[in-house]
RNA sequence: GAGGUUAUAGCCCAGGGGUAGGGCAUGUGCUUAGCAUGCACAAGGUCCUGGGUUCAACCCCCAGAACCUCU
Numbered sequence: 001g002a003g004g005u006u007a008u009a010g011c012c013c014a015g016g017g018g019u020a021g022g023g024c025a026u027g028u029g030c031u032u033a034g035c036a037u038g039c040a041c042a043a044g045g046u047c048c049u050g051g052g053u054u055c056a057a058c059c060c061c062c063a064g065a066a067c068c069u070c071u
Base pairs, nucleotide, nucleotide: 001070002069003068004067005066006065010024011023012022013021018055026042027041028040029039030038048064049063050062051061052060
């Protein structure tokens, strides 16, 4: 210098233009003499940052960052 991959909840991951989801973990309730398990519910996200396109962007484009390959 060139190409590719990645970033989304505390952790691991889906979602690929139209109000963001799952599992585990956490909290509450039921169950138990109590704990664990099980069941139900809830909370938890400025979707890596900054720009751009669009009526509308986690999603498309550009730059930055990390990793891999080639030179």
A computed fold for a 71-nucleotide RNA from Camelus ferus, annotated as transfer RNA. The sequence is in RNAcentral, with records from Rfam. The prediction has a mean pLDDT of 83. It matches the Rfam family "tRNA". By type it is a transfer RNA.